[in-house]
RNA sequence: GGAGUAGGUUAGGUAAUCGCUGUUCUCAAUAGAUGAGAAUAGAGGAAAGUCCGGGCUCCGGAGGGCAGGGUGCUCCGUAACGCGGAGGAGAGGUGACUCUACGGAAAGUGCAACAGAAAAUACACCGCCCCGCUUUUCAUGAGCGUGGUAAGGGUGAAAAAGUGAGGUAAGAGCUCACUGCUUUCUCUGGUGACAGAGGAGGCUGGAAAACCCCACCUGGAGCAAGGCCAAAUAGGGAAGCGAUUGAGGAUGGCCCGUCCGAUGCUUCCGGGUUCGGCCGCAUGAGCCUGUCGGCAACGUCAGGCCCAGAUAAAUGAUUACCAUCUCUUUAGAGGUACAGAACCCGGCUUAUUAUCUGCUCCGGUU
RNA sequence: GCGCGUGUAGCUCAGAGGAUAGAGCACCAGCCUCCGGAGCUGGGUGUCGCAGGUUCGACUCCUGCCACGCGCACCA
Numbered sequence: 001g002g003a004g005u006a007g008g009u010u011a012g013g014u015a016a017u018c019g020c021u022g023u024u025c026u027c028a029a030u031a032g033a034u035g036a037g038a039a040u041a042g043a044g045g046a047a048a049g050u051c052c053g054g055g056c057u058c059c060g061g062a063g064g065g066c067a068g069g070g071u072g073c074u075c076c077g078u079a080a081c082g083c084g085g086a087g088g089a090g091a092g093g094u095g096a097c098u099c100u101a102c103g104g105a106a107a108g109u110g111c112a113a114c115a116g117a118a119a120a121u122a123c124a125c126c127g128c129c130c131c132g133c134u135u136u137u138c139a140u141g142a143g144c145g146u147g148g149u150a151a152g153g154g155u156g157a158a159a160a161a162g163u164g165a166g167g168u169a170a171g172a173g174c175u176c177a178c179u180g181c182u183u184u185c186u187c188u189g190g191u192g193a194c195a196g197a198g199g200a201g202g203c204u205g206g207a208a209a210a211c212c213c214c215a216c217c218u219g220g221a222g223c224a225a226g227g228c229c230a231a232a233u234a235g236g237g238a239a240g241c242g243a244u245u246g247a248g249g250a251u252g253g254c255c256c257g258u259c260c261g262a263u264g265c266u267u268c269c270g271g272g273u274u275c276g277g278c279c280g281c282a283u284g285a286g287c288c289u290g291u292c293g294g295c296a297a298c299g300u301c302a303g304g305c306c307c308a309g310a311u312a313a314a315u316g317a318u319u320a321c322c323a324u325c326u327c328u329u330u331a332g333a334g335g336u337a338c339a340g341a342a343c344c345c346g347g348c349u350u351a352u353u354a355u356c357u358g359c360u361c362c363g364g365u366u
Numbered sequence: 367g368c369g370c371g372u373g374u375a376g377c378u379c380a381g382a383g384g385a386u387a388g389a390g391c392a393c394c395a396g397c398c399u400c401c402g403g404a405g406c407u408g409g410g411u412g413u414c415g416c417a418g419g420u421u422c423g424a425c426u427c428c429u430g431c432c433a434c435g436c437g438c439a440c441c442a
Base pairs, nucleotide, nucleotide: 001362002361003360004359005358006357007356008355009354012322013321014320015319016318017317018316020042021041022040023039024038025037026036027035028034044338048349049348051347052346053345054344055343056222057221058220059219063256064255065254066253068218069217070216071215072214073087074086075085076084077083088102089100090099091098092097103213104212108211109210111206125153126152127149128148129147131145132144133143134142135141161179162178163177164176165175166174180203181202182201183200184199185198186197187196188195189194226279227278228277229276236269237268238267239266240265241264248260249259250258271441272440273439286305287304288303289302290301292299293298323336324335325334326333327332328331367438368437369436370435371434372433373432376391377390378389379388384422393409394408395407396406397405415431416430417429418428419427
């Protein structure tokens, strides 16, 4: 210098002027409303996607079973999670380092197009071998047929463990040695996943993001939840269902149980409000600093702080200077990402600006 | 704000692990005709919304994005 890898920080700044929203105070005789003035606060790291988890609220207590859905190596963290941390195993990379939907295929069912002899019960195309027959030769041969054979060829994404030796007519885990995989037992280390050593049995391929099995989790709806106040109208019409042997409902797909249930229930056509006000609604699993415990995620304790709350929706605009980048005529011009809270939190994912630090590999110079 | 659904040819739709992805209408070319229409014959014109993954193999299964559409105010 180049290429890469891991992690952190940042999200233009200051001033003036003019506005917008909230809160507090003062004044207008004044409790409210309204107006004026002053002070003060005013988007994010993702506010986004709405993909997970929770708080909160309602559904009569959220009961039992089935179905459905979700998760899937271990331990820990957490309010909880499909998240995070630390590890195990496997895979990728020269390396720093990274990635993994990573339970079970020896419970069962199903699947594998085309090619190929054969695709999971090995059904033999070529080849190899024995035997029989025919034919030929000095002889090896050639042809046909019944069989044996998965070692070789060829096909395929995948061919029924690999190498060597024995064995055989030729062959074959058929046998043996080593290796690999796998089931199981014992010992050692570890909380555990697992690792190491030894013994015994076996050779059983792929795929569960196919059905399925196993373990664990799981009631539904969502702030347009829900509560209060105000205003107005026709609690109108039609169709269907039903009235205790009960429609339907209690925001769950079905059943059981419990309860409600006739001025009833469902659907459609209409009517009114004119998009009304207040609460929910920001003191919270909150933020900052330090201490202690822990490898870490995170937790304990102490001190300090109060930090947006709109409703068609405020959080802005202009000017000047500074910062930074690009371009050129060196003084000007242009630019400074992604994007905007809507009940609130914890995550994940996606979009995106600038910059710093550690580490790795390669090249050059001393 | 919340909750759902859809995406395959120009349009309307099939296909749901093993096609060269099909059908109807539309479109294009040829024949016929003086020309046009109708008719006849032939032709598929496609990033299966996009990107990853699972699988030997993906329109189909899984994950993440993107686009479009629908429903939900209160009172009686």
Two RNAs folded together computationally: RNase P RNA and transfer RNA, 442 nucleotides in total. Its mean pLDDT, the model's own confidence on a scale to 100, is 78. Rfam match: Bacterial RNase P class A. About the family: Ribonuclease P (RNase P) is a ubiquitous endoribonuclease, found in archaea, bacteria and eukarya as well as chloroplasts and mitochondria. It is annotated as a ribozyme.